[in-house]
Context: one part of a larger RNA
Molecule: small-subunit ribosomal RNA, central domain
Organism: uncultured bacterium
RNA sequence: UUGCGUUUAAAGGGAGCGUACGCUGGAGAUUAACUGAGGUGUGAUAUGCAGACGCUCAACGUCUGAUUUGCAGCGCAUACUGCUUUCCUUGAGUACGCAACAAGGUUGGCAGAAUUUCCUCGUGUAGCAGUGAAAUGCUUAGAUAUGACGAAGAACUCCGAUGCGAAGGCAGCUGACGGGAGUACAACUGACGCUUAAGCUCGAAGGUGCGGGUAUCAAACAGGAUUAGAUACCCUGGUAGUCCGCACAGUAAACGAUGUAUGCCCGCUGUUGGUGAUUGGUUAUCAGCGGUUAAGCGAAAGCAUUAAGCAUCCCACCUGGGGAGUAGGCCGGCAGCGGUGAAACUC
Numbered sequence: 001u002u003g004c005g006u007u008u009a010a011a012g013g014g015a016g017c018g019u020a021c022g023c024u025g026g027a028g029a030u031u032a033a034c035u036g037a038g039g040u041g042u043g044a045u046a047u048g049c050a051g052a053c054g055c056u057c058a059a060c061g062u063c064u065g066a067u068u069u070g071c072a073g074c075g076c077a078u079a080c081u082g083c084u085u086u087c088c089u090u091g092a093g094u095a096c097g098c099a100a101c102a103a104g105g106u107u108g109g110c111a112g113a114a115u116u117u118c119c120u121c122g123u124g125u126a127g128c129a130g131u132g133a134a135a136u137g138c139u140u141a142g143a144u145a146u147g148a149c150g151a152a153g154a155a156c157u158c159c160g161a162u163g164c165g166a167a168g169g170c171a172g173c174u175g176a177c178g179g180g181a182g183u184a185c186a187a188c189u190g191a192c193g194c195u196u197a198a199g200c201u202c203g204a205a206g207g208u209g210c211g212g213g214u215a216u217c218a219a220a221c222a223g224g225a226u227u228a229g230a231u232a233c234c235c236u237g238g239u240a241g242u243c244c245g246c247a248c249a250g251u252a253a254a255c256g257a258u259g260u261a262u263g264c265c266c267g268c269u270g271u272u273g274g275u276g277a278u279u280g281g282u283u284a285u286c287a288g289c290g291g292u293u294a295a296g297c298g299a300a301a302g303c304a305u306u307a308a309g310c311a312u313c314c315c316a317c318c319u320g321g322g323g324a325g326u327a328g329g330c331c332g333g334c335a336g337c338g339g340u341g342a343a344a345c346u347c
């Protein structure tokens, strides 16, 4: 490099937007670059090949032919690809309408059931807490328990089944802002599309900087236990952090371990949103979310109209294990570190 591949064996980029490149619906016309066949010129000789002939044969030699698959003009054909052009509507988009469809996003406001901790006061007296058992710890300076007023912060029980979002993810109630899918209709545009290296944006938790906040929980840390030891598991405490704002960071088993888009290909069953029919029992259809299964596929497990089936386009990635996601270089970052990413050697 080709080929084979990428759910689980090595291998789908964390996700989206998107430039170049690549690929791209139906019909007619034009052109003839591409493509096809033809003819002309040229494609030196020798060699090689075929045939004939000459040396008594052969080697050798002579002649003729084909070959020379190329290049350059010429005229022709027009199915495909391409250029130009005129149309079309099913891809794509727009408008009108619908139910309000939704935990989708951002930003304000507000609430309360319960809980937690704390403050103050009352009642009340000797324990409480904790464990396998204990101890550290709290407590006569009155704890635990119980009653009341109050404060703070964080999180939203039930409903709850699902739904929404590109992914990460999203749940108290409510206002504002702007985003989206679906369906119905078939009015408008008329291929405006798909994918996407580069680039840009988003991106859980943890982490970083600055400023707030700090109820709970809790790395680090301290103590008590356990143990041969116990830098742990258990217990008592406890700081960063957990929360908010602004900025950075850019990684996860970022998983469906399954890239995106399009078309085609049995059924049964449940459910969400819309639309239609209806004898109001049901039923049809579109879009989603599940279960089960036929063909087919698969090494099997299994997948199976939400494919891992049958096909097409584009991108990404893989090539024995270890060394190693390491070294060095470069790029990014305040740092932690991230991205890119070898080799020797060894089995």
Base pairs, nucleotide, nucleotide: 005317006316007301008300012315014202015201016200017199022194023193025088026087027086028085029084031082033081035077036076038074040072041071042070049065050064051063052062053061054060091192092189093188094187097183098182101180105177106176107175108174109173110172116152117151118150120148121147122146123145127138128137163170164169207248208247209246210245211244212243217241221237222236223235224234259314261312262311263310264309267292268291269290270289271288272287273286274285275284276283277282296303297302320347321346322345329340330339331338332337